[in-house]
């Protein structure tokens, strides 16, 4: 250089033929429970879906370019 796979809350991750409010677990914070901690129960905050354009009434999803990570190949 070329080919393939991936990038979504702090971390891991669902979302596959484009449709209104983006999912869950874990972590963090608050409350309940306990003498106290942990466990358990309830609640909250946290995402502009890697970046920039394009298509469309409408994009995490389709198209183009770029960036990052991994694998393969000479």
């Nucleotide at each position: 250089g070329c080919u393939c796979a991936g990038g979504u809350g702090g971390u891991u991750u669902a979302g596959u033929u484009g449709g209104u409010u983006a999912u869950a677990a874990u972590g963090u914070c608050c409350g309940c429970c306990u003498c106290a901690c942990a466990c358990g129960c309830g609640g909250a905050a946290g995402g502009u879906c890697g970046c920039g354009g394009g298509u469309u009434c409408g994009a995490a999803c389709c198209c183009c370019g770029c960036c990052c990570c991994g694998a393969g190949u000479a």

A computed fold for a 74-nucleotide RNA from Ectocarpus siliculosus, annotated as transfer RNA. Its mean pLDDT, the model's own confidence on a scale to 100, is 80. Its Rfam family is "tRNA". Gene Ontology term of the family: triplet codon-amino acid adaptor activity. From the family's description: Transfer RNA (tRNA) molecules are approximately 80 nucleotides in length. By type it is a transfer RNA. The organism belongs to Ectocarpus, within Eukaryota. The same sequence occurs in records of 2 taxa.